A computed fold for a 594-nucleotide part of an RNA from Bifidobacterium breve, annotated as large-subunit ribosomal RNA, domain I. Its mean pLDDT, the model's own confidence on a scale to 100, is 81. Its Rfam family is "Bacterial large subunit ribosomal RNA". Gene Ontology terms of the family: ribosome and structural constituent of ribosome.
Context: one part of a larger RNA
RNA sequence: AGCCAACGGUGGAUGCCUUGGCACCAAGAACCGAUGAAGGACGUGGGCGACUGCGAAAAGCCACGGGUAGCUGUCUACCUAGCGUUGAUCCGUGGAUAUCCGAAUGGGGCAACCCAGCACUCGUCAUGGAGUGUUACUCCUGCCUGAAAAAAUAGGGCAGGUAGAGGGAACCAGGGGAAUUGAAACAUCUCAGUACCCUGAGGAAAGAAAAGAAAACUCGACUCCCUGAGUAGCGGCGAGCGAAAAGGGAAGAGGCUAAACCGUUAUGGUGUUAAAUCCAAGUGGAGUUGCCAUAACGGGGUCGUGGGAUAGCGACGUAGUGCACUUGAACUACAAAAGAGUUACAAAAUUGCCGUGUAGUGGAAUCGUUCUGGAAAGUUCGACCGCAGUGGGUAAUAGUCCCGUACACGAAACGCGCGCAAUCUCUUCGCUCGAUCCCAAGUAACGCCGGAACCGAGCAAGCCGGCGUGAAUCUGCGGGGACCACCCCGUAAGCCUAAGUAUUCCUUGGUGACCGAUAGUGAACCAGUACCGUGAGGGAAAGGUGAAAAGAACCCCGGGAGGGGAGUGAAAUAGUACCUGAAACCGUUGGUUU
Numbered sequence: 001a002g003c004c005a006a007c008g009g010u011g012g013a014u015g016c017c018u019u020g021g022c023a024c025c026a027a028g029a030a031c032c033g034a035u036g037a038a039g040g041a042c043g044u045g046g047g048c049g050a051c052u053g054c055g056a057a058a059a060g061c062c063a064c065g066g067g068u069a070g071c072u073g074u075c076u077a078c079c080u081a082g083c084g085u086u087g088a089u090c091c092g093u094g095g096a097u098a099u100c101c102g103a104a105u106g107g108g109g110c111a112a113c114c115c116a117g118c119a120c121u122c123g124u125c126a127u128g129g130a131g132u133g134u135u136a137c138u139c140c141u142g143c144c145u146g147a148a149a150a151a152a153u154a155g156g157g158c159a160g161g162u163a164g165a166g167g168g169a170a171c172c173a174g175g176g177g178a179a180u181u182g183a184a185a186c187a188u189c190u191c192a193g194u195a196c197c198c199u200g201a202g203g204a205a206a207g208a209a210a211a212g213a214a215a216a217c218u219c220g221a222c223u224c225c226c227u228g229a230g231u232a233g234c235g236g237c238g239a240g241c242g243a244a245a246a247g248g249g250a251a252g253a254g255g256c257u258a259a260a261c262c263g264u265u266a267u268g269g270u271g272u273u274a275a276a277u278c279c280a281a282g283u284g285g286a287g288u289u290g291c292c293a294u295a296a297c298g299g300g301g302u303c304g305u306g307g308g309a310u311a312g313c314g315a316c317g318u319a320g321u322g323c324a325c326u327u328g329a330a331c332u333a334c335a336a337a338a339g340a341g342u343u344a345c346a347a348a349a350u351u352g353c354c355g356u357g358u359a360g361u362g363g364a365a366u367c368g369u370u371c372u373g374g375a376a377a378g379u380u381c382g383a384c385c386g387c388a389g390u391g392g393g394u395a396a397u398a399g400u401c402c403c404g405u406a407c408a409c410g411a412a413a414c415g416c417g418c419g420c421a422a423u424c425u426c427u428u429c430g431c432u433c434g435a436u437c438c439c440a441a442g443u444a445a446c447g448c449c450g451g452a453a454c455c456g457a458g459c460a461a462g463c464c465g466g467c468g469u470g471a472a473u474c475u476g477c478g479g480g481g482a483c484c485a486c487c488c489c490g491u492a493a494g495c496c497u498a499a500g501u502a503u504u505c506c507u508u509g510g511u512g513a514c515c516g517a518u519a520g521u522g523a524a525c526c527a528g529u530a531c532c533g534u535g536a537g538g539g540a541a542a543g544g545u546g547a548a549a550a551g552a553a554c555c556c557c558g559g560g561a562g563g564g565g566a567g568u569g570a571a572a573u574a575g576u577a578c579c580u581g582a583a584a585c586c587g588u589u590g591g592u593u594u
Stems, first nucleotide, its partner, number of pairs: 001593009015579001016544002020515002022512007029504002031167002039101003042055003046079002049075003061095006070083003106115003116135007137164002139161007171202001172200005182189001186236001212219002223250004233241002254496003257440001261299010276289001277286002279328006304474001306439004311432004317334005337428005349423005354417005360409003366382001368381001371378001383400002385389001391403003445469007455481001476491005531538002551578001554565004
C1' cells in the first nucleotide's frame, strides 16, 4: 500500500409525517376611488429587532349584541406594571380617529420632501411662529359681464355639483394586428382575426322585438346547449377551411319615439282699408290681432290580417273653462271601476311579515375490567348510544375522554331576496271610412374600390365601409343567392329592454385511484425575500428532539470550544450541528498478501 471483517466519522438518500400547495364542485359576491382608492413611506408597545395590528385618539377609542374566567397578538421567554363576575381579553355589527406619499388636486419636486396665498383662531411689545379650513384641471348647471360689429356672439368672472380622472384576476364589446408553423420547398392559402397593443363598459357584456327565416295546410324578438354535420359548400379544388334552416331543450317580455293634426311660447317675414282675428250665431267691445316660415315645449300617434291623422257616428255621473251677455257646441278636472308598477315600458320610496347572511347555543352513549407497555385508544371479558360509526385531538389504533358530527334553536345592529302585503304612484271609451294628409334623405338604390361572412371575384345575391351619382310614401318600398316574370315574405334609413349564457382577484362549505419538502405554487420556513442587474427584469436555498423541556443541577479536564462522570427520559448513537440515517469520501482495530 491492496483486500476482507468489525466499529466509527462525514454526508443527508430512503422511509414515515404535514402546517403548504394543486385540481374541481356547490352556493355567494362581483367592484374600489376627490367623503382621497389600490399600493406604499414613516411612526405606534413600560423594557421591542422583525412580523401582525393600528395611526399623533396609533397591538388601539365609543355604542350595541354574543360569550365566560381569565387576560395584556406572534417569533418569545423573562422582568415590571396592570385589567377582569360592576363581565375583562375574545367574536360580530355600526360609528370615531385615520400622519405623509400616491389619480394626488394650492405651487414646486430627485414619491413619502420643500415653499405659499386667503379666512378664522392662538401666541409675541413687535417681526418671525403655530393650528383648523380652503385654494389643481376639465365638464355640466345657474348668474354677472362683455369685443371686432347695432342687436348678438366669442371671450372674461363668480357660485354650485357625492360629475370625470386612478386602480382591478378572468370574462365582454370595439379599434389595430403578426410571425414561427402547415402546405413535407414556396408566393394565393394556412397558423388566425390567434398572440400582442390600444379604447370602453358591466356584474355580466353583447344581442334583441323582422324591410327575418322559408317554400308547409309554414314559423314568429334575442341569447345559449344538443342535433343537423365534418353535411351543403369554399379551396394553388392542394394543405386545409367549413356553415345555415328545420328538429329537440334552457329561458321567456315586450315597450318608447319621429311624422301627419291641435295648442302654447319665442324669433323673422307679410300686413292696417279695422275685412280675413278673438269657439259658433246675435249685440257690444278689444286688437299689430291675423296669415306664412323656423325653433322649442305640451297633447296626439307607433303599425304590416298595413297603421295613424283628418272627418263622421255612438256611450258618459258631477263640477269648471274662454273679451262680456243669451243660446249652442266643445274641452278640462274629479269620482267610480278595472289594470299595472320601481331591470325596459313614468318615477320617488316607506313600513310590516316571512326567508336568509354577518357572532353564537343545545347536542346521546364505558372517568368499566384483564394483559403488555414509559404511556392504552391495542388485547381480554362485559355494557351502552345511534336521525350522531364524517373528521381532528388526547403519551400506540377511541362511536360512548375532548373538540365535534346528525338534528334542533338563535340577532340589539347592518345587509340581501329576480318573497308576500299595505301605503304610495301611474294608465284606461269604442266603432266606421271613399277621398285628402303622414309613415325616419344626402337615406335606399346604382357605378367604381375594398372588408367581413363556409363563400379565395366566382353565375355572387344579401351585409358593412370609402368616393361619386342620387329616389319613392302604400296604386309606395325591400327581400326570397346573377337577372326577368309570376307568386310568397317583410315594412329599412330612431331608441330602450330582464331571464336563460361567459368568467373567478374574492367569501363560505365540500371533494380528490392529486403532491408529500429536488415533489406540490417561485414561495409549507418572515419569499417575490436574500442575492444579481444602470434598468426593464431575473430570482434562490432553507421543514421534523421528545408524549412532556423533564433542554442535562453538581463534580472533573480545558482560556474557551468541546468532552468525561452524575442526573432526566421508554430511548441521549433522541442533547437543540437533535426522527430514520443509504452511497460516494475519510479513518480506527483485527486479519491477510507482497